[in-house]
RNA sequence: GGCAUAGUAGCUCAGUUGGUUAGAGCGAACGGUUCAUACCCGUUAGGUCACUGGUUCGACUCCAGUCUAUGCCA
Numbered sequence: 001g002g003c004a005u006a007g008u009a010g011c012u013c014a015g016u017u018g019g020u021u022a023g024a025g026c027g028a029a030c031g032g033u034u035c036a037u038a039c040c041c042g043u044u045a046g047g048u049c050a051c052u053g054g055u056u057c058g059a060c061u062c063c064a065g066u067c068u069a070u071g072c073c074a
Stems, first nucleotide, its partner, number of pairs: 001073007010026004019057001028044005050066005
């Protein structure tokens, strides 16, 4: 340098043919339980869906470019 795959919550990951408000587990805070801690149960917070532009009535999803990571080739 070329090709392929990936980028979604603090971490690990889902997200159906593009359709109203984007989800789970773990973690965090708070509450319940306990003499107390842990376990367990419940609630809440937490997201520029990597970035920019485009297509569309409507984009995490489609298209183009850019950035980053991994792998392969040279």
The prediction has a mean pLDDT of 82. Transfer RNA from Cyanobacteria bacterium HKST-UBA04, 74 nucleotides, folded computationally. Rfam family: tRNA. About the family: Transfer RNA (tRNA) molecules are approximately 80 nucleotides in length. Rfam classes the family as a transfer RNA. NCBI's taxonomy places the organism under Bacteria, Bacillati, Cyanobacteriota.